[in-house]
Context: one part of a larger RNA
RNA sequence: GGCAGUCGGUGGAUGCCUUGGCGUUGAGAGGCGAAGAAGGACGUGGCUAGCUGCGAUAAGCCUCGGGGAGCCGCUAAACAGGCUGUGAUCCGGGGAUCUCCGAAUGGGGCAACCCGGCCGGGGUCAUGCCCGGUCAUCGCACACUGAAUCCAUAGGUGUGCGAGGCGAACGGGGGGAAGUGAAACAUCUCAGUACCCCCAGGAAGAGAAAUCAAACGAGAUUCCCUCAGUAGCGGCGAGCGAACGGGGAAGAGCCCAAACUCAGGCCGUGUAAGCCGGCAAGCGUUGCGGCCUGGGGGUUGCGGGGCCGGUCCGGAGGGAGUUGCCGCUCCCUCGGAAAGUUACCAACCAUCCGUCUAGUCGAAGGGUCUGGAAAGGCCCGCCACAGAAGGUGAUAGCCCUGUAGGCGAAAGGCGGCUGGCUUUCUGGGACCGGUUCCCGAGUACCACGGGGCACGUGGAACCCCGUGGGAAGCCGGGGGGACCAUCCUCCAAGGCUAAACACUCCUCAACGACCGAUAGUGCACAAGUACCGUGAGGGAAAGGUGAAAAGAACCGCGGGAGCGGAGUGAAAGAGAACCUGAAACCGGCUGCCU
Numbered sequence: 001g002g003c004a005g006u007c008g009g010u011g012g013a014u015g016c017c018u019u020g021g022c023g024u025u026g027a028g029a030g031g032c033g034a035a036g037a038a039g040g041a042c043g044u045g046g047c048u049a050g051c052u053g054c055g056a057u058a059a060g061c062c063u064c065g066g067g068g069a070g071c072c073g074c075u076a077a078a079c080a081g082g083c084u085g086u087g088a089u090c091c092g093g094g095g096a097u098c099u100c101c102g103a104a105u106g107g108g109g110c111a112a113c114c115c116g117g118c119c120g121g122g123g124u125c126a127u128g129c130c131c132g133g134u135c136a137u138c139g140c141a142c143a144c145u146g147a148a149u150c151c152a153u154a155g156g157u158g159u160g161c162g163a164g165g166c167g168a169a170c171g172g173g174g175g176g177a178a179g180u181g182a183a184a185c186a187u188c189u190c191a192g193u194a195c196c197c198c199c200a201g202g203a204a205g206a207g208a209a210a211u212c213a214a215a216c217g218a219g220a221u222u223c224c225c226u227c228a229g230u231a232g233c234g235g236c237g238a239g240c241g242a243a244c245g246g247g248g249a250a251g252a253g254c255c256c257a258a259a260c261u262c263a264g265g266c267c268g269u270g271u272a273a274g275c276c277g278g279c280a281a282g283c284g285u286u287g288c289g290g291c292c293u294g295g296g297g298g299u300u301g302c303g304g305g306g307c308c309g310g311u312c313c314g315g316a317g318g319g320a321g322u323u324g325c326c327g328c329u330c331c332c333u334c335g336g337a338a339a340g341u342u343a344c345c346a347a348c349c350a351u352c353c354g355u356c357u358a359g360u361c362g363a364a365g366g367g368u369c370u371g372g373a374a375a376g377g378c379c380c381g382c383c384a385c386a387g388a389a390g391g392u393g394a395u396a397g398c399c400c401u402g403u404a405g406g407c408g409a410a411a412g413g414c415g416g417c418u419g420g421c422u423u424u425c426u427g428g429g430a431c432c433g434g435u436u437c438c439c440g441a442g443u444a445c446c447a448c449g450g451g452g453c454a455c456g457u458g459g460a461a462c463c464c465c466g467u468g469g470g471a472a473g474c475c476g477g478g479g480g481g482a483c484c485a486u487c488c489u490c491c492a493a494g495g496c497u498a499a500a501c502a503c504u505c506c507u508c509a510a511c512g513a514c515c516g517a518u519a520g521u522g523c524a525c526a527a528g529u530a531c532c533g534u535g536a537g538g539g540a541a542a543g544g545u546g547a548a549a550a551g552a553a554c555c556g557c558g559g560g561a562g563c564g565g566a567g568u569g570a571a572a573g574a575g576a577a578c579c580u581g582a583a584a585c586c587g588g589c590u591g592c593c594u
Stems, first nucleotide, its partner, number of pairs: 001593009015579001016544002020515002022512007029504002031166002039101003042055003046079001049075003061095006070083003106115003116135007137163009170201001171199005181188001185235001211218002222249005232240002253496003256440001260296010274283002276327006301474001303439003306435008315334007335426006348420003352416006359407003365380005381398002383387001389401003445469008455481001476491005531538002551578001554565004
């Protein structure tokens, strides 16, 4: 020195554990903000470094409930001082306070700072100083004022209302790549994806046929399954990829514009037509035409509506249409009917019920043995609408917290029934005939250039946009994949509309052939911390004594660290560098070999 054995050291694998994660399901909630948010800075405790809480009223203040003996948050024990049956601490509802920054909004600014105006107050002899309130911008509405320029308009001023910013995903819209694939690459693909911007909601969007279909018919939209990787599209390459029809989820339909009419206003015409009909009296800035505003009317494609005439049905009262009588029309009230706060069609209140935000009641076990400890073994019981689970010195239905099952709210939120209430209808409706008044125009459509449709210009319909042209008017118009005819079908150029469908920053409950500290979130721990970077940004490591600190008084060696005794404990080879304690690596001893 090597090898082997053994005993240690070092090290922190492994096993066991879990306060933390991950995922799923159900329910809830789906927003917060100028009444100042999200997020921060700085403060705040008797002593206070960090975390948490809170805001100069600063680990808190008031109040209403719950609860019932201790309490003054955590790391983290003590010291000092307090609070509490006049009910504290704690839990929940409501309220008060809430520095400074931040949309940040009086002005400025290198965020958490600096400097003001006005009104009111405090203080001073007075100024400085302090406190409270207020003062940004934009949009809309209204009012006042008001140029060039007569009216007017622009502008100005004031008042009121609103907006602004933040937020995980989901949604609609405006823009919009490339790596890649095509084994290169340009059309194509990736992909209308990523990304940027705008906007909204708890969902959004879509939606009540100018839709499909096919000679039969269906009957808004959305979503799922299928049709079907079919028909097609495609440097017919790579690849892209329907629809009809069928089966399900859900289910809901409506309102305007116009014709016509009434009222008001303005303009034109203008002394006669006219003033609901008949007769009489009377009126005359009435009438007629146009425009605007409001009420009625009206909403459809077996076309619908208006207007005119006719037939039938339909409560009462009052008023108006110049007056009187009869009829007619319009308005109001009563009565009757219906519906309802999500559209149609609009705003609330109350009782009660349910539910959420604190809680509360809640069955049944002893002995003995082992052991440090009983929940284990043995013996004998009991409860069970409760034998889910967790804890307790080992494995507990009956010890604790709970569980099954009940009960409960002063206050606030949400939902529901009913009533009040509100709205609509009844103030017209049905049918027949006539009339041809209305039925969404720079629209449809066409050409050219593009985009979207599974469809790449193709025979390319359909939808949308740009430029230019530009209809018809119900005897009308669109569609049925060039186009034409026949036939069928549907009414564009206005609008609203729940549910079924998407998502989860967040709350509650439950679950897992999910992880168990190099795993699972980056973070089980003072983690988006330490640290790195000018910055955008990047981004860790780090869990475990014991049942209980009982955390080792005292003695010895040592400067200390540490160690040996003593003591605690079941165990100290559990001693805080603390459960288990593998291997590499280091050493002591023994044997063998050289």
This is a predicted structure of a 594-nucleotide part of an RNA (large-subunit ribosomal RNA, domain I) from a Spirochaetota bacterium. The full RNA is in RNAcentral, with records from ENA. The organism belongs to Spirochaetota, within Bacteria. The coordinates come from a structure-prediction model, not an experiment, and the mean pLDDT is 82.